Transfer RNA from an Oscillospiraceae bacterium, 74 nucleotides, folded computationally. The organism belongs to Oscillospiraceae, within Bacteria. Model confidence (mean pLDDT): 82 of 100. It matches the Rfam family "tRNA". By type it is a transfer RNA.
[in-house]
RNA sequence: GCCCACGUAGCUCAGCAGGAUAGAGCACGAGCCUCCUAAGCCCGGGGUCGCACGUUCGAAUCGUGUCGUGGGUG
Numbered sequence: 001g002c003c004c005a006c007g008u009a010g011c012u013c014a015g016c017a018g019g020a021u022a023g024a025g026c027a028c029g030a031g032c033c034u035c036c037u038a039a040g041c042c043c044g045g046g047g048u049c050g051c052a053c054g055u056u057c058g059a060a061u062c063g064u065g066u067c068g069u070g071g072g073u074g
Stems, first nucleotide, its partner, number of pairs: 001073007010026004019057001028044002031041002050066005
């Protein structure tokens, strides 16, 4: 240099043959329980889906470019 995969909440990830309130677990905060913790139960906050542009009535999902990470190859 070329090729491929991935980038979604603080972390690990699901959702990716477009259909509209964007999710789960853990973590975090409040409450219940307990003498106090832990565990358990319940409630809650938190993300414009790496970024930009395009296609479309509609994009996390498709296309292009770009940035980052990993891998392959000369």